[in-house]
Context: one part of a larger RNA
RNA sequence: GAUGAACGCUGGCGGCGUACCUAACGCAUGCAAGUCGAACGCGGGUUUGGAGCAAUCUGAACCUGAGUGGCAAACGGGUGAGUAACACGUGGGUAACCUACCCCGGAGUGGGGAAUAACGACCCGAAAGGGUCGCUAAUACCGCAUACGGUCGCAAGACUAAAGGUCUUUGGAUCGCUUUGGGAGGGGCCUGCGGCCCAUCAGGUCGUUGGUGUGGUAACGGCGCACCAAGCCGAUGACGGGUAGCUGGUCUGAGAGGAUGAUCAGCCACACUGGCACUGAGACACGGGCCAGACUCCUACGGGAGGCAGCAGCGAGGAAUAUUGCGCAAUGGGCGACAGCCUGACGCAGUAACGCCGCGUGCGGGAUGAAGGCCUUCGGGUCGUAAACCGCUUUUCGGGGGGACGAGACAGGACGGUACCCCCGGAAUAAGUCUCGGCUAACUACGUGCCAGCAGCCGCGGUAAAACGUAGGAGGCGAGCGUUAUCC
Numbered sequence: 001g002a003u004g005a006a007c008g009c010u011g012g013c014g015g016c017g018u019a020c021c022u023a024a025c026g027c028a029u030g031c032a033a034g035u036c037g038a039a040c041g042c043g044g045g046u047u048u049g050g051a052g053c054a055a056u057c058u059g060a061a062c063c064u065g066a067g068u069g070g071c072a073a074a075c076g077g078g079u080g081a082g083u084a085a086c087a088c089g090u091g092g093g094u095a096a097c098c099u100a101c102c103c104c105g106g107a108g109u110g111g112g113g114a115a116u117a118a119c120g121a122c123c124c125g126a127a128a129g130g131g132u133c134g135c136u137a138a139u140a141c142c143g144c145a146u147a148c149g150g151u152c153g154c155a156a157g158a159c160u161a162a163a164g165g166u167c168u169u170u171g172g173a174u175c176g177c178u179u180u181g182g183g184a185g186g187g188g189c190c191u192g193c194g195g196c197c198c199a200u201c202a203g204g205u206c207g208u209u210g211g212u213g214u215g216g217u218a219a220c221g222g223c224g225c226a227c228c229a230a231g232c233c234g235a236u237g238a239c240g241g242g243u244a245g246c247u248g249g250u251c252u253g254a255g256a257g258g259a260u261g262a263u264c265a266g267c268c269a270c271a272c273u274g275g276c277a278c279u280g281a282g283a284c285a286c287g288g289g290c291c292a293g294a295c296u297c298c299u300a301c302g303g304g305a306g307g308c309a310g311c312a313g314c315g316a317g318g319a320a321u322a323u324u325g326c327g328c329a330a331u332g333g334g335c336g337a338c339a340g341c342c343u344g345a346c347g348c349a350g351u352a353a354c355g356c357c358g359c360g361u362g363c364g365g366g367a368u369g370a371a372g373g374c375c376u377u378c379g380g381g382u383c384g385u386a387a388a389c390c391g392c393u394u395u396u397c398g399g400g401g402g403g404a405c406g407a408g409a410c411a412g413g414a415c416g417g418u419a420c421c422c423c424c425g426g427a428a429u430a431a432g433u434c435u436c437g438g439c440u441a442a443c444u445a446c447g448u449g450c451c452a453g454c455a456g457c458c459g460c461g462g463u464a465a466a467a468c469g470u471a472g473g474a475g476g477c478g479a480g481c482g483u484u485a486u487c488c
Base pairs, nucleotide, nucleotide: 001487002486003485005484006483007482008481009480012359013358014357015356016355017354018352019351020317025315026314027313029312030311031310034071035070036069039068040067042065043064044063045062046061047060048059049058050057051056078270079269080268088194089193090192091191092190093189094188097187098186099185102183103182104181105180106179107178108177109176110144112142113141119134120133121132122131123130124129149160150159151158152157164175165174166173167172196242197241198240203233204232205231208230209229210228211227212226213225214224215223245267246266247265248264249260250259251258252257272293273292274291275290276289295306296305297304298303323349325348326347327346331345332343333342334341335340362392363391364390365389372383373382374381375380397425398424399423400422401421402420406415432477433476434475435474436473437458438457439456443472444471445470446469447468453460454459
């Protein structure tokens, strides 16, 4: 000098930041991922039309519910456990690769079929949930046709698609669908180089090293497998152990360097613990699934449910770290043709002197140097222009009035009656803390008597202690001041 700090004493305001560093310990409750009726059928409700004497039958519009289907849910948000590794940083390679949505371009979008949830009936179960039979739609599923193109192939040739919806003046428009080429952005894989400690870790290795073949993958590869060979790594530190997410940066320093990796940004890893795959363009998937385990909960004892390292909040641990707040107004994201819906991302507000910065606690005058305190050689000195008193001001504070920008067309603002502006009132509402032996700036008195105590180092205290305690005074910093811890 610095800090995500804590502790002691103290504490007026504002702006901007920051806030579980410990138990990746366990979690009550609420919320954090949905959306589309312009893909599809159905149930309920309201209003209403037609037929009918009526029961009833049959339509339409709107609201609503779950279901089929599509897209999203792989982003955003959290954490740092693991990891010494191509994990990260940086520079390359990929003729060894993928890419939904988006943009540009080419071609196509013909004709059929069979189901199924919802629903209905019946049944099982305490529940979670499930079974049998029957009906039905689609942009869900499956054949057929076509093949510019694409894939395979030396070639001949073989193989390979599709879905409709809304509006309409019936011309079409628009949103889609299929296939293909290119792009943008994103990713996979490989690789040179770089960045911890221990040699009191010296040898390590059998899918090990290479080959052939085969499988697998989007893709190379011992990635997997069969067979063959016996290799491969190592003092330029293999192997083992310890520690650790990496980086841009941050702190310090003249620099070189040292230390560090909170907040913000990039990458990685993880999501109760371990394993596994499914779906999908993308996951081996925090708020999806299956299995095993520990734990918690429900149970009719047969069986079930759960995963805050999302936001808040609770317990525990700890020296220690906040509200179960408001809003989608802005920015951004998902879905949707739109309107819009969702969004604890985000924007704000709340708590905390935790940090940085700014402001204030008044300004001018005022000597008889008042009272009082302390000291005194008893003359006086000092607190001290300090106070009183006089004049002034109103930042701040209190009251009243007005009142935004942020919203790039009308309207629409959580923050917020906030910021800001005007008026009124009154010095009013606001100072502490540490030190005073040397280092080191600031001294006297009394008390104590190696006691009580102080202390960063040297050291003080045993009867005159500037070093302990108190008082007066002084010095430093100031809404802070000290102490402790850690780094340079």
Source information: Small-subunit ribosomal RNA, 5' domain from an uncultured Anaerolineaceae bacterium, 488 nucleotides, folded computationally. Its mean pLDDT, the model's own confidence on a scale to 100, is 90. The full RNA is in RNAcentral, with records from ENA, Greengenes and SILVA.